[in-house]
Context: one part of a larger RNA
RNA sequence: UUGGGCGUAAAGGGCGAGUAGGCGGUCUGUUAAGUCAGGUGUGAAAUUUCAUGGCUCAACCCUGAAACUGCGCUUGAAACUGGCAGGCUAGAGGACAGGAGAGGGAAGUGGAAUUCCCGGUGUAGCGGUGAAAUGCGUAGAUAUCGGGAGGAACACCAGUGGCGAAGGCGGCUUCCUGGACUGUACCUGACGCUGAGGAGCGAAAGCUGGGGGAGCAAACAGGAUUAGAUACCCUGGUAGUCCCAGCCGUAAACGAUGAGUGCUAGGUGUGGGGGGCGACAAUCCUCCGUGCCGCAGUUAACGCAAUAAGCACUCCGCCUGGGGAGUACGGCCGCAAGGCUAAAACUC
Numbered sequence: 001u002u003g004g005g006c007g008u009a010a011a012g013g014g015c016g017a018g019u020a021g022g023c024g025g026u027c028u029g030u031u032a033a034g035u036c037a038g039g040u041g042u043g044a045a046a047u048u049u050c051a052u053g054g055c056u057c058a059a060c061c062c063u064g065a066a067a068c069u070g071c072g073c074u075u076g077a078a079a080c081u082g083g084c085a086g087g088c089u090a091g092a093g094g095a096c097a098g099g100a101g102a103g104g105g106a107a108g109u110g111g112a113a114u115u116c117c118c119g120g121u122g123u124a125g126c127g128g129u130g131a132a133a134u135g136c137g138u139a140g141a142u143a144u145c146g147g148g149a150g151g152a153a154c155a156c157c158a159g160u161g162g163c164g165a166a167g168g169c170g171g172c173u174u175c176c177u178g179g180a181c182u183g184u185a186c187c188u189g190a191c192g193c194u195g196a197g198g199a200g201c202g203a204a205a206g207c208u209g210g211g212g213g214a215g216c217a218a219a220c221a222g223g224a225u226u227a228g229a230u231a232c233c234c235u236g237g238u239a240g241u242c243c244c245a246g247c248c249g250u251a252a253a254c255g256a257u258g259a260g261u262g263c264u265a266g267g268u269g270u271g272g273g274g275g276g277c278g279a280c281a282a283u284c285c286u287c288c289g290u291g292c293c294g295c296a297g298u299u300a301a302c303g304c305a306a307u308a309a310g311c312a313c314u315c316c317g318c319c320u321g322g323g324g325a326g327u328a329c330g331g332c333c334g335c336a337a338g339g340c341u342a343a344a345a346c347u348c
Stems, first nucleotide, its partner, number of pairs: 004319003007302002012316001014201002021194003025088007033081002035077008048066004053061002091191001092188003095184004103177007110154001115149007125136002162169002206247006215241002220236004258315006266293011297304002321348003330341004
């Protein structure tokens, strides 16, 4: 390579929008590029196969036939794929009417709590632990009451609840704004799916400049523990955590499960809609989401099972024994930290 795979064995890109490309509903007509058929030319010889023949046989050699699965030209066929033209509405999109939501951005605002400051009451302890000590406190702490400052986070509601493509999103109000869902079937008429590159988004930590700093807390200091204790425990405590602007671009970025479409028993809970019956309840039908159980099927097993890991198709990404190594070198990116791409020797 052929092939086989990617939940847990190696393997789904962190995520979406989208370029090239690949793939693409239904009907009619047309075309004849793909496709199919006939004819014709070519497809050197040797080689190959078959049938004779020549060296005593064989290898080898000669003759003939076939084959050379291909290509060109030409004449046709028109089902399928493609092209062109026209139509359709089941895909897709729009319109209108609704209700749901921690979806995003900005501004404002609220209460509880911690800490600090001021004042009152009050006096000898507080704090902390397995036990202690460091620490704080007669310069009046802890406790308690009143007032003030400031930062950060939003108890209850809260829910295998909701929203978002992922990362993620949670007090309240206003403004700006994205998406999804249901119903009607009014409009467009295949406008679709996927998506190499490229560009964008992307937790935490980290970086640059400026601000902010209550609590927490790497580093650090001290107290303990211990054989030691560069730890676990305790008292402190700086970056950081927060905001603005700009970088970084990683993660167990996980459902360890790419996206889309169709098909394939049921049962039960829950979130958002619609419809029937009805009494408001109960119940039945239906669409979208989110869980659990379970049949067929599938799986090495575990398990999955209409939210598939079942049955199929389309497109992308990825894997190919362990270590060396996600490393070296080179390139690109970055202020740096480093990231992306990515080997080999050697070894088992």
A computed fold for a 348-nucleotide part of an RNA from uncultured Symbiobacterium sp., annotated as small-subunit ribosomal RNA, central domain. Its mean pLDDT, the model's own confidence on a scale to 100, is 89. The organism belongs to Symbiobacterium, within Bacteria.